Context: one part of a larger RNA
């Protein structure tokens, strides 16, 4: 732009894409078979590989933006009680998140039509003969069914729903206006874009309170000890994404925008 008035929402599916997977093992049965040794067709049912999809409840990783123990050395004049640098200085842990070493699911069943190929009934060719007319059956393959995209499918489809068609000096202008865009506040969305949520008639994110979690018992202060340090006030202190509440702070401001008969 286009889909022939312009939205807002939900489809249909002409078509691409993906998925199809293999083994052990139990019973069928040590049965058929076969001197034996050995050892099944065929149904049934367990697992388990790899692989494909999903999520973090659990088991772990990471989690340089939490918390905490330490060395050296500077610094805050000192002391105490803190900051900096030293690979995140080093070591122990660790929410969200994001993972896999972790969880779940998945390949089934089924329908059609066929290939090899087994039929049945049948001539030409009084017999035969699966084939020449006609009908069966018959693969992990082919078509469907399962999942995913999909109306630029230009054959542009198909249903709800909401709106526009006023007035003037009428190639147009102005009013009204579903609805949408810029903007801005943001997002388990994301390279940009786009997609998803809110913009005060408002919990969108910050803060602020409350819970959860993490770390592990802060600073001062009392008791004790020669001290180094214990004890106690103390399951403390502090704190990133989490789960709620709550207009304190920030969502300011602008734009386009739909007819003939």
């Nucleotide at each position: 732009c286009g889909u022939u008035c312009c939205a807002g929402a939900c489809u249909u599916g002409u078509g691409a894409g993906g998925a199809g997977u293999c083994a052990a093992c139990u019973c069928u049965a040590g049965u058929a078979c076969g001197a034996g040794a050995g050892g099944a067709c065929u149904g049934a049912g367990u697992u388990g590989g790899a692989c494909c999809g999903a999520c973090c409840c659990c088991u772990g990783g990471u989690g340089a933006u939490c918390c905490u123990g330490u060395u050296g050395c500077a610094c805050c004049g000192c002391u105490c009680g803190g900051u900096g640098c030293a690979c995140c200085g080093c070591a122990g842990g660790g929410u969200a998140g994001c993972u896999a070493c972790g969880u779940c699911g998945g390949g089934c069943a089924g329908g059609g039509a066929u290939a090899a190929c087994c039929g049945c009934u049948g001539a030409a060719a009084g017999c035969a003969u699966c084939u020449a007319a006609g009908c069966g059956g018959g693969a992990a393959g082919c078509c469907c069914c399962c999942c995913u995209c999909g109306a630029g499918a230009u054959a542009a489809g198909g249903u709800c729903u909401g709106g526009u068609u006023g007035u003037c000096u009428u190639u147009g202008a102005c009013g009204a206006g579903a609805g949408a865009c810029c903007c801005c506040c943001g997002g388990a969305a994301g390279a940009c874009u786009a997609c998803c949520g809110g913009g005060u008639u408002g919990a969108u994110a910050g803060g602020c309170c409350g819970c959860g979690c993490g770390u592990g018992c802060a600073a001062g202060g009392g008791c004790u000890g020669a001290g180094a340090g214990g004890c106690u006030c103390u399951c403390a202190g502090c704190g990133g994404a989490g789960c709620g509440g709550u207009a304190c702070u920030a969502a300011c401001g602008g734009u386009c925008a739909a007819a003939g008969g």
Molecule: large-subunit ribosomal RNA, domain VI
Organism: Cyanobacteria bacterium CYA